[in-house]
Context: one part of a larger RNA
RNA sequence: CUGGGCUUAAAGAGCUCGUAGGUGGUUAAAAAAGUUGAUGGUGAAAUCCCAAGGCUCAACCUUGGAACUGCCAUCAAAACUUUUUAGCUAGAGUGUGAUAGGGGUAAGUGGAAUUUCUAGUGUAGAGGUGAAAUUCGUAGAUAUUAGAAAGAACACCAAAUGCGAAGGCAACUUACUGGGUCACUACUGACACUGAGGAGCGAAAGCAUGGGUAGCGAAGAGGAUUAGAUACCCUCGUAGUCCAUGCCGUAAACGAUGAGUGCUAGACGUUGGGAAUAUAUUUUUCAGUGUCGCAGCGAAAGCAUUAAGCACUCCGCCUGGGGAGUACGACCGCAAGGUUAAAACUC
Numbered sequence: 001c002u003g004g005g006c007u008u009a010a011a012g013a014g015c016u017c018g019u020a021g022g023u024g025g026u027u028a029a030a031a032a033a034g035u036u037g038a039u040g041g042u043g044a045a046a047u048c049c050c051a052a053g054g055c056u057c058a059a060c061c062u063u064g065g066a067a068c069u070g071c072c073a074u075c076a077a078a079a080c081u082u083u084u085u086a087g088c089u090a091g092a093g094u095g096u097g098a099u100a101g102g103g104g105u106a107a108g109u110g111g112a113a114u115u116u117c118u119a120g121u122g123u124a125g126a127g128g129u130g131a132a133a134u135u136c137g138u139a140g141a142u143a144u145u146a147g148a149a150a151g152a153a154c155a156c157c158a159a160a161u162g163c164g165a166a167g168g169c170a171a172c173u174u175a176c177u178g179g180g181u182c183a184c185u186a187c188u189g190a191c192a193c194u195g196a197g198g199a200g201c202g203a204a205a206g207c208a209u210g211g212g213u214a215g216c217g218a219a220g221a222g223g224a225u226u227a228g229a230u231a232c233c234c235u236c237g238u239a240g241u242c243c244a245u246g247c248c249g250u251a252a253a254c255g256a257u258g259a260g261u262g263c264u265a266g267a268c269g270u271u272g273g274g275a276a277u278a279u280a281u282u283u284u285u286c287a288g289u290g291u292c293g294c295a296g297c298g299a300a301a302g303c304a305u306u307a308a309g310c311a312c313u314c315c316g317c318c319u320g321g322g323g324a325g326u327a328c329g330a331c332c333g334c335a336a337g338g339u340u341a342a343a344a345c346u347c
Stems, first nucleotide, its partner, number of pairs: 003319004007301002012315001014201004021194003025088007033081002035077008049065006091191001092188003095184005103177007110154001114150008125136002162169002206247006215241002220236004258314006266292011296303002320347003329340004
């Protein structure tokens, strides 16, 4: 390489859009590029193979045959692929009517709690812990009452729930806006699937500039613990966490399971629609989301119509452990670093 694989052994890109490419529903006709057959030409000799012969045999040599699995031309076939033409409606899309949602962006509003401040009541403790201490407090704390300010997060509802491509999304209202589902089957008529490069989105932390800072809190300081304690516990506390704009581009970015299509027992929940009817604890259908379970699969654990089953199409990736996701180079980045990605050596 062929091959065999990718939930957990190495291996699915974090996710989506999409270029080239690959693949592609159904009917008829035509063409004949692929495909198939026939004929002809060519495929040097030597070599390989077969047979016979010559050196006393053999190696070796000579002669003949076969082969050279290939290429070209002509003729023919038309099932399949392809191309062209004309259609179809089951894929896909559009339309019409409904509909669920914490999908997104912006603006505004609200209450509980926390902290601080002001004022009142009130007096000696309060905090904190396994126990303490650091700490706060007679300059009146803690507690409690009233008021004010600020920032951040939205209890209950809440769920096995919903939405989103993923990251993710939850107080309320308004505006703008993306996608989905169901029903009708009116329209287009294969317009589809995947997708190397490419582009966009992408938690947290981090970076830049300017704001903001209640609580929490890397670093740091102190108190404890301890043999030590650069920790776990406690008291403080800076960056940060929040907002705006720009960057970073990574995560156990996980379902550790790529996307799409078709097929293959069921049972019980649940979310959003539709239909029927004995209107009931009903039946049925479509789209999601769960638990169990048959066939089948699997090394097993387990998966099982939301497949890890049976198949097809396309992409990505793996090929013993360490060295190493490192070095060098290249590209990207303000930096931190990211992406791509070896070898020596060693077991």
A computed fold for a 347-nucleotide part of an RNA from an uncultured bacterium, annotated as small-subunit ribosomal RNA, central domain. The coordinates come from a structure-prediction model, not an experiment, and the mean pLDDT is 88. Rfam family: Bacterial small subunit ribosomal RNA. The RNAcentral record of the full RNA draws on ENA and SILVA.